Description:
The part of an RNA shown here (small-subunit ribosomal RNA, 3' major domain) has 470 nucleotides and comes from an uncultured bacterium. Its Rfam family is "Bacterial small subunit ribosomal RNA". Its family is annotated with ribosome and structural constituent of ribosome in the Gene Ontology. The coordinates come from a structure-prediction model, not an experiment, and the mean pLDDT is 85.

Context: one part of a larger RNA
RNA sequence: UGACGGGGACCCGCACAAGCAGCGGAGCAUGUGGUUUAAUUCGAAGCAACGCGAAGAACCUUACCAAGGUUUGACAUCGCCUGACCGCCAUGGAAACAUGGUUUCUCUAGCAAUAGAGCGGGUAGACAGGUGGUGCAUGGUUGUCGUCAGCUCGUGUCGUGAGAUGUUGGGUUAAGUCCCGCAACGAGCGCAACCCCUAUGAAUAGUUGCCAAUAUUAAGUUAGGAACUCUAUUCAGACUGCCGUGGAUAACACGGAGGAAGGUGGGGAUGACGUCAAAUCAUCACGCCCCUUAUAUCUUGGGCUACACACGUGCUACAAUGGCUGUAACAAAGAGCUGCAAGACGGUAACGUCGAGCCAAUCUCAGAAAAACAGUCUCAGUUCAGAUUGUGGGCUGCAACCCGCCCACAUGAAGUAGGAGUUGCUAGUAAUCGCGAAUCAGCACGUCGCGGUGAAUGCGUUCCCGGGUC
Numbered sequence: 001u002g003a004c005g006g007g008g009a010c011c012c013g014c015a016c017a018a019g020c021a022g023c024g025g026a027g028c029a030u031g032u033g034g035u036u037u038a039a040u041u042c043g044a045a046g047c048a049a050c051g052c053g054a055a056g057a058a059c060c061u062u063a064c065c066a067a068g069g070u071u072u073g074a075c076a077u078c079g080c081c082u083g084a085c086c087g088c089c090a091u092g093g094a095a096a097c098a099u100g101g102u103u104u105c106u107c108u109a110g111c112a113a114u115a116g117a118g119c120g121g122g123u124a125g126a127c128a129g130g131u132g133g134u135g136c137a138u139g140g141u142u143g144u145c146g147u148c149a150g151c152u153c154g155u156g157u158c159g160u161g162a163g164a165u166g167u168u169g170g171g172u173u174a175a176g177u178c179c180c181g182c183a184a185c186g187a188g189c190g191c192a193a194c195c196c197c198u199a200u201g202a203a204u205a206g207u208u209g210c211c212a213a214u215a216u217u218a219a220g221u222u223a224g225g226a227a228c229u230c231u232a233u234u235c236a237g238a239c240u241g242c243c244g245u246g247g248a249u250a251a252c253a254c255g256g257a258g259g260a261a262g263g264u265g266g267g268g269a270u271g272a273c274g275u276c277a278a279a280u281c282a283u284c285a286c287g288c289c290c291c292u293u294a295u296a297u298c299u300u301g302g303g304c305u306a307c308a309c310a311c312g313u314g315c316u317a318c319a320a321u322g323g324c325u326g327u328a329a330c331a332a333a334g335a336g337c338u339g340c341a342a343g344a345c346g347g348u349a350a351c352g353u354c355g356a357g358c359c360a361a362u363c364u365c366a367g368a369a370a371a372a373c374a375g376u377c378u379c380a381g382u383u384c385a386g387a388u389u390g391u392g393g394g395c396u397g398c399a400a401c402c403c404g405c406c407c408a409c410a411u412g413a414a415g416u417a418g419g420a421g422u423u424g425c426u427a428g429u430a431a432u433c434g435c436g437a438a439u440c441a442g443c444a445c446g447u448c449g450c451g452g453u454g455a456a457u458g459c460g461u462u463c464c465c466g467g468g469u470c
Base pairs, nucleotide, nucleotide: 008470009469010468011467012466013465015461016460019425020424021423022422023421026316027315028314029313030312031311032310033309034307035306042053043052064302065301066300067299068298069297070296073127077126078125079123080122081121082120083119087102088101089100090099091098092097105118106117107116108115109114129291130290132289133288134287138285139284140280141279142278143276145274150189151188152187153186154185155184156165157164158163169180170179171178195268196267197266198265200236201235202234203233204232205231206230210225211224214223215222239262242256243255244254245253246252318418322377323376324375325374326373327372334365335364336363339358340357343354344353345352346351384415389410390409391408392407393406394405395404431453432452433451434450435449436448437447
């Protein structure tokens, strides 16, 4: 000077408290440990690993295992030779591939010879190649403390010096935010603001969007309209600006007016100096080490999907604020050409056949669901719950045995609210209800978005946890 204290003082945070909904018990999904295995590829490890890398493991992916192949190689550059190779056919084979047959270069300049370039094959070596090791050799990127309010510098002053001062103190703030004071005076990185979305209004613009008046139609359908909604560009608007009270005449705090919005309006992006030899050599790059007929590379099949068990994260339930059946309510945000597909027909259905329209404010996905109304069930392992299993079908795809998703019928397990303990959340939030997208041939209870309905509680800071200042 820091760090630490079951030392003190002050302050903050869903940290506790007050509440609401969960997890921990059940079944299933998923990740991990362990075990097993020829292999169950590798990494991630308290918070900050465990629905994580993986925004899609049937083959591929794929890095693992077994078997069968190749050795200048699957890929790059260079020398020489060649004009074929590819493709097709046949044989062998699980395929890779091997053997045989068939066929036989292209472009540019040039009359031509030829030269150059491209492509393919052969050959020799330089070399290629490595998801092999080291994240404790590294770059880059990322997590975390933490969107916490801190971290520093120049000059001056003090101290023999390490250092101190400034940055402490009195107030105040979300904030080292601001005010006042002070041997300090200034400055930088952070804070805030500038950026985006959202809440109000105006101007401009009206098609594919809109429809008040007029006519019209089954229908904003058409004529028409430019008001409204909306779309998308530019502005305005909020600044403690105004009033009152308190305060040190300050900063500021509290109340009020006006206002769509009030004291940072709500949300996002934005992450200081640093910490954890934190994570990543398997995104990529890179030093060193290692392999070079193999630790490289190709192929087929298998594995990553195993299962006594243990843990994490989810989904579905245990029902009447409910289940089932019927009927005509109301979104937002997205995606679409090897695509989205209306509609018609067939099928109980998954789906199939034909196929209008749409590169989309035009057409399509597309039915929102919870809600509402009507009926039924009457507290039961049930008209709850849906695991598991059987049979028959559908879809994608060379291919669903290992190992996909969906439909129908049948089957109808555990489960009657969950021990110790533990998680999230302060408002359009929690809870609950659906919708979409990325990945993707197919596969979503995951992830990322979107809207609908819409609470309870907050006395307070003694205590638990984390953080800041002295």